[in-house]
Predicted 3D model of a 93-nucleotide RNA (NiCo (Nickel/Cobalt) riboswitch aptamer) from an uncultured Bacteroidales bacterium.
It matches the Rfam family "NiCo (Nickel/Cobalt) riboswitch aptamer". For this family Rfam cites "Bacterial riboswitches cooperatively bind Ni(2+) or Co(2+) ions and control expression of heavy metal transporters" (Furukawa et al., Mol Cell, 2015). The family is grouped with related families in Rfam's "NiCo_riboswitches".
RNA sequence: GCAUCUCAAUUUGAUCAGGCGGCUUCUGUUUUAAAGAGGCGCAGCCGGGCCGGUACAAAACCGGCAACAGGAUUAUAGCCCUGUGGGACGCUG
Numbered sequence: 001g002c003a004u005c006u007c008a009a010u011u012u013g014a015u016c017a018g019g020c021g022g023c024u025u026c027u028g029u030u031u032u033a034a035a036g037a038g039g040c041g042c043a044g045c046c047g048g049g050c051c052g053g054u055a056c057a058a059a060a061c062c063g064g065c066a067a068c069a070g071g072a073u074u075a076u077a078g079c080c081c082u083g084u085g086g087g088a089c090g091c092u093g
Stems, first nucleotide, its partner, number of pairs: 012090002016087001018046003021042001022040006049065006067084005
């Protein structure tokens, strides 16, 4: 220096699971806006990084950060309020 193997941060992908959306069936509303349950991959959008405590370990439980969505405010952003906050797999390395 090259090759091979393994791997971390990171990057990225996707019809795994799951969530949202959509379509559809039923109920329901139709005074105002609605809404609820079920089914369908239909492949449109996500698909999840973590930390601490309790605990011999494990499981379970509790708390917190990043991030995302909504609200409020604002020229904009941020502070503030509410909710979510996540398992697996492949690629790059």